[in-house]
RNA sequence: CGGAUUGUAGCGCAGCCUGGUAGCGCGUCUGCCUGGGGGGCAGAAGGCCGUGGGUUCGAAUCCCGCCAGUCCGACCA
Numbered sequence: 001c002g003g004a005u006u007g008u009a010g011c012g013c014a015g016c017c018u019g020g021u022a023g024c025g026c027g028u029c030u031g032c033c034u035g036g037g038g039g040g041c042a043g044a045a046g047g048c049c050g051u052g053g054g055u056u057c058g059a060a061u062c063c064c065g066c067c068a069g070u071c072c073g074a075c076c077a
Base pairs, nucleotide, nucleotide: 001073002072003071004070005069006068007067010026011025012024013023020057028044029043030042031041032040033039050066051065052064053063054062
């Protein structure tokens, strides 16, 4: 320098192809069961989707730029 891929809740991931209310597991909080712990049950909070633009009635999703991680190649030796 070129190419591929990833970026979504505290953590791990799905949703993207096919635009239409952002989800799952773990964790956290509250209540209940238990004498307590552990465990179980019920419920709740928490993200506007890496970032800046564009297209569209409508963008996590399509298009362009940029940033960061990973991998491959080139260059160098």